[in-house]
Context: one part of a larger RNA
RNA sequence: CUCUGGUUAAGGAACUCUGCAAACUAGCACCGUAAGUUUGCGAUAAGGUGUGCCGCAGCAAUGCGGUCUCAGCAAAGAGUCCCUCCCGACUGUUUACCAAAAACACAGCACUUUGCCAACUCGUAAGAGGAAGUAUAAGGUGUGACGCCUGCCCGGUGCUCGAAGGUUAAGAGAAUGCGUCAGUCGCAAGAUGAAGCGUUGAAUUGAAGCCCGAGUAAACGGCGGCCGUGACUAUAACGGUCCUAAGGUAGCGAAAUUCCUUGUCGGUUAAAUACCGACCUGCAUGAAUGGCGUAACGAGAUGGGAGCUGUCUCAACCAGAGAUUCA
Numbered sequence: 001c002u003c004u005g006g007u008u009a010a011g012g013a014a015c016u017c018u019g020c021a022a023a024c025u026a027g028c029a030c031c032g033u034a035a036g037u038u039u040g041c042g043a044u045a046a047g048g049u050g051u052g053c054c055g056c057a058g059c060a061a062u063g064c065g066g067u068c069u070c071a072g073c074a075a076a077g078a079g080u081c082c083c084u085c086c087c088g089a090c091u092g093u094u095u096a097c098c099a100a101a102a103a104c105a106c107a108g109c110a111c112u113u114u115g116c117c118a119a120c121u122c123g124u125a126a127g128a129g130g131a132a133g134u135a136u137a138a139g140g141u142g143u144g145a146c147g148c149c150u151g152c153c154c155g156g157u158g159c160u161c162g163a164a165g166g167u168u169a170a171g172a173g174a175a176u177g178c179g180u181c182a183g184u185c186g187c188a189a190g191a192u193g194a195a196g197c198g199u200u201g202a203a204u205u206g207a208a209g210c211c212c213g214a215g216u217a218a219a220c221g222g223c224g225g226c227c228g229u230g231a232c233u234a235u236a237a238c239g240g241u242c243c244u245a246a247g248g249u250a251g252c253g254a255a256a257u258u259c260c261u262u263g264u265c266g267g268u269u270a271a272a273u274a275c276c277g278a279c280c281u282g283c284a285u286g287a288a289u290g291g292c293g294u295a296a297c298g299a300g301a302u303g304g305g306a307g308c309u310g311u312c313u314c315a316a317c318c319a320g321a322g323a324u325u326c327a
Base pairs, nucleotide, nucleotide: 001322002321003320004319005318006317007316008315010313011312014311019308027051028050029049030048031047036041038145052067053066054065055064056063057062068072080306081305082304083303086300087298088297092104093103108143109142110141111140112139113138114137120129121128122127146293147292148291149290151223152222153221156220157219158216159215160214161213162212165211166210167209171205172204177199178198179197180196183192184191185190224242225241226240227239228238251285252282263279264278265277266276267275
């Protein structure tokens, strides 16, 4: 010097990204216990008292005797607490070996598919699961307790329904042309040539789909711009105009979302880019990609306070283990 453990005057977070680490607290009995609340909780809230008493002996430790209680912790074991706010309702689950969370799940809610040889999944199939179930069931998707709610847009994409017209495959396939050939004509060369067969040809016929017409957003998704206007000013209830499928409603809002930004105001501090409460100018909030609240819960995130302390002012000493130096 390093590690592990222990003690420390005065101060007590001045340390630091952060009270990280450490310390304080701790059992039992009694008293007492706030806001809030889903009336269950919150709650061991917080805070306080006791954990023996009496007599005798002894310097004391203690011993002997008595007495009371549900309970006489002291070896070990054995909560620090309070306030505010964010997120997620909760218990649970997760990156075996750097992440335990606000992520996943969840009960609840909604949409959608499925009438049973169900939909769906596995398998080439047989077959199996679904289910020895039957729409109060089963599958898929989204949201995520509870409370108050969940606005407008169907133009695009998707899905469902429709079927008049257009378009459209395989398949079927007319006319026509050609080949072959009996026959006919011809002295011959050759010409012509029915039926059949082959070939060419594509008229015509031909479903779903698509085009087309509706519906549907707790389907994927989307939810404007410019200009003017009131008897101070400012602002604009109001008006005009352009565009759109429709122009963001209720809420919330510098937010886990705010660039400018350390926005502005108030609170907290001696001093605050933090935090809390407001404002709204929302770069780029917003309603089951859920919006806003919310008791309880959380090894979750932020801020503040009390207690407590070697975190620090500022370091010292002790014990053990190591390293190093000397012998």
RNAcentral holds the full RNA, with entries from ENA and SILVA.
Predicted 3D model of a 327-nucleotide part of an RNA (large-subunit ribosomal RNA, domain IV) from Helicobacter pylori R32b.
It matches the Rfam family "Bacterial large subunit ribosomal RNA". Its family is annotated with structural constituent of ribosome and ribosome in the Gene Ontology.